[in-house]
RNA sequence: GGUGAACGUUGGCGGUGUGCCUAAUGCAUGCAAGUCGAACGCUUCGAUGAACCGUAAGGUUUGUUGGAGAGUGGCGAACGGCUGAGUAACACGUAAGUAACCUACCUUCGAGUGGGGGAUAACUUGCCGAAAGGCGAGCUAAUACCGCAUAAAAUGGCGAGACAUAAGUCCUGGCAUUAAAGCCUUCGGGCGCUUGAAGAGGGGCUUGCGUCCGAUUAGUUAGUUGGUGAGGUAAUGGCCCACCAAGACAAUGAUCGGUAGCUGGUCUAAGAGGAUGGUCAGCCAGAUGGGGACUGAGACACGGCCCCAACUCCUACGGGAGGCAGCAGCAGGGAAUCUUGCGCAAUGGGCGAAAGCCUGACGCAGCGACACCGCGUGAAGGAUGAAGGCCUUCGGGUCGUAAACUUCUUUUCCUGGGGAAGAAUUCUGACGGUACUCAGGGAAUAAGCCUCGGCCAACUACGUGCCAGCAGCCGCGGUAAUACGUAGGAGGCAAACGUUACCCGGAUUUACUGGGCGUAAAAAGGGCGCAGGUGGCUCUAUAAGUCAGGUGUAAAAGUUCCUUAUUUAAUGAGGAAAGGUCAUUUGAUACUAUAGAGCUCGAGGGCAACAAAAGGAGAUGGAAUUCCCGGUGUAGCGGUGAAAUGCGUAGAUAUCGGGAGGAACACCAGUGGCGAAGGCGGUCUCCUGGGUUGUUCCUGACACUGAGGCCCGAAAGCGUGGGGAGCGAUGCGGAUUAGAUACCCGCGUAGUCCACGCCCUAAACGGUGGACACUAGGUAUGGGGAGUAUCGACCCUCUCUGUGCCGAUGCUAACGCUUUAAGUGUCCUGCCUGGGAACUACGGCCGCAAGGUUAAAACUCAAAGGAAUUGACGGGGGCCCGCACAAGCAGCGGAGCGUGUGGUUUAAUUCGAUGCAACGCGAAGAACCUUACCAAGGCUUGACAUGACAGAAGUAGAAACCCGAGAAGGGGGACGACCUGUAUCCAAUCAGGAGCUGCCACAGGUGCUGCAUGGCUGUCGUCAGCUCGUGCCGUGAGGUGUUGGGUUAAGUCCCAAAACGAGCGCAACCCUCGUGGCUAGUUAAUUUCUCUAGCCAGACCGCCCCACAAUAAUGGGGAGGAAGGUGGGGAUGACGUCAAGUCCGCAUGGCCUUUAUGCCUUGGGCUACACACACGCUACAAUGGACGGUACAAAGGGUGGCUAAGAGGUGACUCGGAGCUAAUCCCAAAAAACUGUCCCCAGUUCAGAUUGCAGGCUGAAACCUGCCUGCAUGAAGGCGGAGUUGCUAGUAACCGCAGGUCAGCAGACUGCGGUGAAUACGUUCUCGGGCCUUGUACACACCGCCCGUCAUGCCAUGGGAGCUGGCGACACCUGAAGUCGAUGCACUAACUUGCCUCGUGUAAGAAGUAGUCGCCCAAGGUGGAACUGGUGACUGGGGCA
Repeated sequence: GGUGAACGUUGGCGGUGUGCCUAAUGCAUGCAAGUCGAACGCUUCGAUGAACCGUAAGGUUUGUUGGAGAGUGGCGAACGGCUGAGUAACACGUAAGUAACCUACCUUCGAGUGGGGGAUAACUUGCCGAAAGGCGAGCUAAUACCGCAUAAAAUGGCGAGACAUAAGUCCUGGCAUUAAAGCCUUCGGGCGCUUGAAGAGGGGCUUGCGUCCGAUUAGUUAGUUGGUGAGGUAAUGGCCCACCAAGACAAUGAUCGGUAGCUGGUCUAAGAGGAUGGUCAGCCAGAUGGGGACUGAGACACGGCCCCAACUCCUACGGGAGGCAGCAGCAGGGAAUCUUGCGCAAUGGGCGAAAGCCUGACGCAGCGACACCGCGUGAAGGAUGAAGGCCUUCGGGUCGUAAACUUCUUUUCCUGGGGAAGAAUUCUGACGGUACUCAGGGAAUAAGCCUCGGCCAACUACGUGCCAGCAGCCGCGGUAAUACGUAGGAGGCAAACGUUACCCGGAUUUACUGGGCGUAAAAAGGGCGCAGGUGGCUCUAUAAGUCAGGUGUAAAAGUUCCUUAUUUAAUGAGGAAAGGUCAUUUGAUACUAUAGAGCUCGAGGGCAACAAAAGGAGAUGGAAUUCCCGGUGUAGCGGUGAAAUGCGUAGAUAUCGGGAGGAACACCAGUGGCGAAGGCGGUCUCCUGGGUUGUUCCUGACACUGAGGCCCGAAAGCGUGGGGAGCGAUGCGGAUUAGAUACCCGCGUAGUCCACGCCCUAAACGGUGGACACUAGGUAUGGGGAGUAUCGACCCUCUCUGUGCCGAUGCUAACGCUUUAAGUGUCCUGCCUGGGAACUACGGCCGCAAGGUUAAAACUCAAAGGAAUUGACGGGGGCCCGCACAAGCAGCGGAGCGUGUGGUUUAAUUCGAUGCAACGCGAAGAACCUUACCAAGGCUUGACAUGACAGAAGUAGAAACCCGAGAAGGGGGACGACCUGUAUCCAAUCAGGAGCUGCCACAGGUGCUGCAUGGCUGUCGUCAGCUCGUGCCGUGAGGUGUUGGGUUAAGUCCCAAAACGAGCGCAACCCUCGUGGCUAGUUAAUUUCUCUAGCCAGACCGCCCCACAAUAAUGGGGAGGAAGGUGGGGAUGACGUCAAGUCCGCAUGGCCUUUAUGCCUUGGGCUACACACACGCUACAAUGGACGGUACAAAGGGUGGCUAAGAGGUGACUCGGAGCUAAUCCCAAAAAACUGUCCCCAGUUCAGAUUGCAGGCUGAAACCUGCCUGCAUGAAGGCGGAGUUGCUAGUAACCGCAGGUCAGCAGACUGCGGUGAAUACGUUCUCGGGCCUUGUACACACCGCCCGUCAUGCCAUGGGAGCUGGCGACACCUGAAGUCGAUGCACUAACUUGCCUCGUGUAAGAAGUAGUCGCCCAAGGUGGAACUGGUGACUGGGGCA
């Protein structure tokens, strides 16, 4: 884009078309084929005469005329109309043939139309039957039927001639046979009839070419193919029959199976094509299924006949009737398809002389938005940008000039009036009071559907919360959804709009036009070669292909163009054009072809020479392994990561000598050679094949490729027979392991080897079919030749043929290929067409088997795949770093206790933090408070903020007292105010404020979401990285820079370099400690020193030497110096990662709550305790403990504070109160240390848990639950498993001191000083990190991805004992109707003959009929095979989840 469409929502009008695609299923009812009296007789009904009878009514007979009815007869009924079941075929299309034929009616031209006969229907009557219908007797007519005459003519023999030929046509002579019907008349004739010839139109038959799919259908065929003869037909012909011959068709696809009416055309497409065949037109086929003939010009006949079958109906059960795939209509099926309409007015048909009759053909109307086309649903103005809706940043925006409102118009609609054409030709109009037209009325009667994440035009809000749902593909939805639903808005189309189904397009995605095959799907494992396709140079001929012209045809409609009609369009009419792989004819001859004649460059051969693991057979050689025999010799050998099994004292391994046997051939040996491929390796001989070079001697296109076919074809495997040293599937044993049906080890069977025969597959790979030609080079190597040179070999140059590497151009998606093409061309073959299912199933072929080959579908997915890029990762590689390991020191892990966490418990044990990077963490300090948790009791504008309204005057506040838990809170109310103004006094009045009460907005929330967020923080990591601009490279993602060579703590610096620069990081700048100088100095006596706090100096690889070097960067050593190579420490944390942590610090979106999830209070809890973990403290002792004595700090803090001296107390502490807002006073004693004495290795004079008693301190308050003191008690613990932590120097370790928090409580934290070590070979390993490189099927990035079994559910499918259908053949049996044949003793009017009683007589004959028989045959039956479905216990694999 399209449709004979259907479905959903919606629906104003008209024109033109179109409408059972399914059940060729079954049909009620009506209609669809009749007509002719000018062919015929009869019956009947009228009209009108005449004659006779009768008084009349009327009757009888006979005319004329008009209808109706059945019948005889003629023509028609074979057309028209419907349908598409069958048919793959001369069915259709196209072009021819018929010398092999037919043709009623019609036209033209001839010739005739004479004279007779016998019947019969109708009718009458009898009978049978329910009916349908039938039988008998009798009467009658014809254009019905039958003889006779005639024969122009035709037909059949015979004869002559002309033309042509495969059989024929024409002309002519004579013989034989064969015709007829009348009716009407105006009397002129007309219509008929018979027999010929021709025409037109219609048919039959034959032929060339064209016409779907399947080879998992490869052979088919006996009347089959042909001949002769007879039959049959309108006619050819095995069409049929007899005989004879053995042919005919097929890979250019026979046969078989499936599907299908064919065409003009239609849809689509740029075209070529692809799909399709509804309406209209041509042809064919069919008429319930099957068979058959009759009649006829024509049928094997839709509305005819006979028979069989199924079905339906009637019946008196005996028997009958029927065929809508005609028009309407009904049922059924279905997603789905109309009125039981009007009319013969037009067009056409049948009959008729005509009038006319008939006509569901046809013309019209009806129904259906089913399709196409046209029109309308109003137009112009109109801003307060109304109301309302929606959104909102609350300002506004938008629907929106849209509406309202004003003016205008009337297509459409309604009412009324007029009113066709179509009719020719006097009449005659269904459509139709229609089209059209006039007048009036009034914006009046008339808009929806789909979509809005991308593709794809159009966005917001709310609801929902992986639910409900959407979805063509990708995909949306798990609490902020432009994707679901609704709303507002927007976009698209519009009387429609969407959806579904199907066809073409896009799809160059089957590629003729117009594709590919190294790695994406795809070159058969290799060769030989029949058919086929293709083929070198020159000449001649032919003209098949090819090209050009002419002629014929290619129906009409349709298509294109022009004109025209309807107002336009759709549509209709007229004209022109176009359309074939068609036929025929006349030419052309370049190319192809065919025929002929030549040529030598392709191909082959000869001669000369050369190289080789080329093949087959035979012979032969040495080394090694193993085994056997013998000697020497002794305890192990062997094997592995380490071992063990195994061998060995019955003597192994080792070693020496001898022997046996089998297999393989070291070195040479080489991106060397040979072969078609598989493949081929000791040496020699024989046989065989191929290649190369040179020569240009011979043949003369002999060539290339190659469907089928044939041959070869590694390894493994199979069969038969040998052989068997080593190795070694399976197997056994030993190890390893969670296991180990493996990897490792020890044995060891088949096999490996030989002969013969099979198998026929490989990553059979260069993943690259063969042949030929052309298109830069360089280099290496194998084989040969020539030139030059030389005494010669080498060298050098050229050349042919192999094998490799690099590479320009070109090609390629890229990788890459490149004279050995994957470049440029020609020819031939094979193969591919998304992934899986599936190198599978079934079937066929092959095979002894294993199996091979050929090779699908259902179902399922939206990918599978290639090449390259950036990362990440690797039990990949290289380089480098870090208390990372190693080397050390001290610990932890065991004990008791402290603290935190998990778990458990609980009314509650509030919450958060959870690998490193949670766990002495938030918490720099939970008895109340804190506090967020629990229980109980209370409050509700609230404990707190802002605003609005109203109110109250003993107002706000508030004591005693009462309830309550001596809480909160609720009552109560003595007492009792403040500020400003009126305005001077006054608490009391007035106004306002403050305060109070009520009410409304709101407050409040440590309620949820750290995965909505800000901010802050942790971590990788103080690791050295992370990027940008411009340029360059690449189709692109990207790369380069940032890589490389050095160097550094460092992307630090230097050099190189298609890069040149730059930014964030590094470093430095900042603080502090260490040295010196200068300045100043409170406190104390002093400021020299020390100290305090300020400013400077000093360190930069600056100097010297050496080294690697490259004149670099840098490194090593040294001097000087307080300090030396960033001097020590701190602060400082790039781009980013972890949806890391925090909504309970704070802030904040959204949600939730509002007499509660808010607020107040009391009490409890956060402190629980079978247990587990983390971080610590104290110890286990003698480097110690206890008791004395004597020393030495730093850094801090202090007025609600630190607190001295002195005094009391064993002590905590108390009394005391000087001093100090601090270099002034106090905390304050530093402790280890040193020194003296005791202890003597023990659960102790170690250790101090636990518990008892008595005290002290803080604080309303120490029960749950604080700290301290004294006395008493005296637990575990004797240095700690696997594992694990910290630390590289003033560090670890040990020792104490201070501070913050804090009423009180420190084993934690943050600081301070004192004493003061050990070790680092080094980078293999562990962990983490950086750079380069490599592989990748990973990208949520290895905590990745992913394979197979098993389990469960669902789906399709194979096998399957079988069971059950369908279909068409075959064999046999039976065999209706019917044609044909035979018979026909029964029957029969016409014609012939005889006889008589002369008749409707009788006999015989001719001619025919019934009946019977035979051939064929529909249907039926039986049987065995073939093909193809369904189903089946069980079973196989497959797919999805």

The RNA shown here (small-subunit ribosomal RNA) has 1441 nucleotides and comes from an uncultured bacterium. Rfam family: Bacterial small subunit ribosomal RNA. Rfam links the family to the GO terms structural constituent of ribosome and ribosome. The coordinates come from a structure-prediction model, not an experiment, and the mean pLDDT is 84.